[in-house]
This is a predicted structure of a 150-nucleotide RNA (FMN riboswitch aptamer (RFN element)) from Arenivirga flava. It was read from a public genome assembly, where an Rfam model found it. Lineage of the source: Bacteria > Bacillati > Actinomycetes > Micrococcales > Arenivirga. Its mean pLDDT, the model's own confidence on a scale to 100, is 81.
RNA sequence: UACGUGCUCCGGGGUCGGUGGGAAUCCGAACCGGCGGUACAGUCCGCGACCCGCGGAGGGCUCAGGCCCGAGGCGGUUGAGCCGGUUCGAUUCCGGCACCGACGGUGAUCAGGCCCCUCAGCCUGUAGUCCGGAUGGGAGGCAGCACGAA
Numbered sequence: 001u002a003c004g005u006g007c008u009c010c011g012g013g014g015u016c017g018g019u020g021g022g023a024a025u026c027c028g029a030a031c032c033g034g035c036g037g038u039a040c041a042g043u044c045c046g047c048g049a050c051c052c053g054c055g056g057a058g059g060g061c062u063c064a065g066g067c068c069c070g071a072g073g074c075g076g077u078u079g080a081g082c083c084g085g086u087u088c089g090a091u092u093c094c095g096g097c098a099c100c101g102a103c104g105g106u107g108a109u110c111a112g113g114c115c116c117c118u119c120a121g122c123c124u125g126u127a128g129u130c131c132g133g134a135u136g137g138g139a140g141g142c143a144g145c146a147c148g149a150a
Base pairs, nucleotide, nucleotide: 001150003148004147005146006145007144008143009141010140015029016028017027018026030129031128032101033100034047035046036045037044042099043098051076052075053074054073058069059068060067061066081097082096083095084094085093103132104131105130110125111124112123113122114121
């Protein structure tokens, strides 16, 4: 110095204004971008998170029959970029203009629908930035320690 094993630590960001009785959800503007690879990437290739299924270490309840919870693991699903320039090389840099954002909750003043003479009323949908699962999990880390062996 690189490698292997074990342990520890670290490991997701972002708001103002307008309308209004009421909106951090509507409208306008602004802002944000996990991990590995690769010429520096939210939009390329993979991975993780969320969700679904299989399975099931183990745990709980019950007189019994039986019921409930459930880790690792395996499988599935899962969004979005073009043009020009520089270059040996960039969908990654520079310039321009775009686009995307799990699940549950909350919410019309917006949209659609119903009802309808009118007044009034009803239903459905709608948050990347708010609240929550989550003081969780996690891809991983040229972060640290120990041991091993070359």